[in-house]
Two RNAs folded together computationally: RNase P RNA and transfer RNA, 441 nucleotides in total. It holds a member of the Rfam family "Bacterial RNase P class A". By type it is a ribozyme. Model confidence (mean pLDDT): 79 of 100.
RNA sequence: GUCGGCUGGGCGAUCGCCGCGUCUUUGAGACGGGGAGGAAAGUCCGGUCUCCAUAGGGCGGCGCGCCGGCUAACGGCCGGGGGGCGGCUCUCAAAGGGCCGUUCACGGAAAGUGGCACAGAAAAUAUACCGCCGCGGCUUGCCGCGGUAAGGGUGAAAUGGUGCGGCAAGAGCGCACCGCGUUGCGGGCGACCGUAACGGCAGGUCAAACCCCGCGUGGAGCAAGACCAAAUAGGGGGCGAUGCGGCGGCCCGCCGCGUUCGAGUCCCGGGUAGGUUGCUGGAGGCCGGCGGAAACGCCGGUCCUAGAUGAAUGAUCGCCGCCGUCGGCUUCGGCCGGCGGUUACAGAAACCGGCUUAUAGGCCGAC
RNA sequence: CGGGGCGUAGCGCAGCCUGGUAGCGCACCACAAUGGGGUUGUGGGGGUCGGAGGUUCAAAUCCUCUCGCCCCGA
Numbered sequence: 001g002u003c004g005g006c007u008g009g010g011c012g013a014u015c016g017c018c019g020c021g022u023c024u025u026u027g028a029g030a031c032g033g034g035g036a037g038g039a040a041a042g043u044c045c046g047g048u049c050u051c052c053a054u055a056g057g058g059c060g061g062c063g064c065g066c067c068g069g070c071u072a073a074c075g076g077c078c079g080g081g082g083g084g085c086g087g088c089u090c091u092c093a094a095a096g097g098g099c100c101g102u103u104c105a106c107g108g109a110a111a112g113u114g115g116c117a118c119a120g121a122a123a124a125u126a127u128a129c130c131g132c133c134g135c136g137g138c139u140u141g142c143c144g145c146g147g148u149a150a151g152g153g154u155g156a157a158a159u160g161g162u163g164c165g166g167c168a169a170g171a172g173c174g175c176a177c178c179g180c181g182u183u184g185c186g187g188g189c190g191a192c193c194g195u196a197a198c199g200g201c202a203g204g205u206c207a208a209a210c211c212c213c214g215c216g217u218g219g220a221g222c223a224a225g226a227c228c229a230a231a232u233a234g235g236g237g238g239c240g241a242u243g244c245g246g247c248g249g250c251c252c253g254c255c256g257c258g259u260u261c262g263a264g265u266c267c268c269g270g271g272u273a274g275g276u277u278g279c280u281g282g283a284g285g286c287c288g289g290c291g292g293a294a295a296c297g298c299c300g301g302u303c304c305u306a307g308a309u310g311a312a313u314g315a316u317c318g319c320c321g322c323c324g325u326c327g328g329c330u331u332c333g334g335c336c337g338g339c340g341g342u343u344a345c346a347g348a349a350a351c352c353g354g355c356u357u358a359u360a361g362g363c364c365g366a367c
Numbered sequence: 368c369g370g371g372g373c374g375u376a377g378c379g380c381a382g383c384c385u386g387g388u389a390g391c392g393c394a395c396c397a398c399a400a401u402g403g404g405g406u407u408g409u410g411g412g413g414g415u416c417g418g419a420g421g422u423u424c425a426a427a428u429c430c431u432c433u434c435g436c437c438c439c440g441a
Stems, first nucleotide, its partner, number of pairs: 001367007009320007017035002020032005037345001041356002044354005049221004061217005066080005081106001082104009107212002112210002114206003129152002131148008160178006179201001180199008225277004235268005243257005284303008321342009368440007377393004387424001395411006417433005
């Protein structure tokens, strides 16, 4: 320096802000007690809760994917298996083995479809540019035909690898070892591991391409949802002409309208503003014991008031602690004093379990 | 608070599903036509595909994380 984990100052005073309780009480005030995080964040998963939908089953869509366990559940966690990478060690060295750490979206590519640009002979039914070898021809260093795939070349990737034999040259053509496949045996709950026989090698790669297999899965979200409910307009029902307009200062009166198209008044229900609720004590924290390899589970004890709704949780000071720097002393472990700083990421909004991301300083671990 | 979408040249957009050369219009630059400008024509330049990581031979495109912006829900 990088990465991972833990921690993320303590006590007191004053002023201020938001809830709660008690008292006084018109308003309001007094007293008491409480008030952000490891991520409250991103909203990426899983649940609780609420409403809507829903006979049962299937298709489709979406998500997950080695094995076993934990959990309310999960794509999370723990342990194991396998692969990759790194370190140590055994060994003269290599190969190989053992141990440790770290990491992996780790089902299926012999079910099917499809892609693999450019380059290259050829990118998956296969095939041959240079080369190598054989035969033939002639103008004697070229051409034609055939064999081959060891070597070169192209490419991200070229049809098992190394060695020996073999051959005209070659090639699993033959053999040994390694890899791969099939079958059996042994171990393990299982993933898988070990081993023997057989097979000459078929089956390149991509499923974070379609797809196949297995498992799971209804949708929306506290602005869900529930309750109370003003004014205005409209709806339903009861009573109902006492009503409205004109002439007019007012009354009578007259005329017109309304009386199935209903003035006025009363009642009812829906719904808006607004308010209340959902709302915070819970798969809760800490300590101890027991079970387990661990995640985790069980038992006992003990502790606990954030609940706002344009949205409170702040500011200042003192002491202690911590850090930096300077000076002095030192038995080199530190001690004393002065000055300065106390700073990061960030901030609840129904709640809970995870993951991911951000993070000054301090501590621990790895490199 | 809850839900959805977008980010590609100076601006507005396509390409993404189905991976292989990053394109269109306006704008910009040069040249020609004109006495000059506008206009038209021809040619040209300009891109960390918001950022980081992964899958793959290969990523704007597929997957994960992250940043910013916009819209909707009483």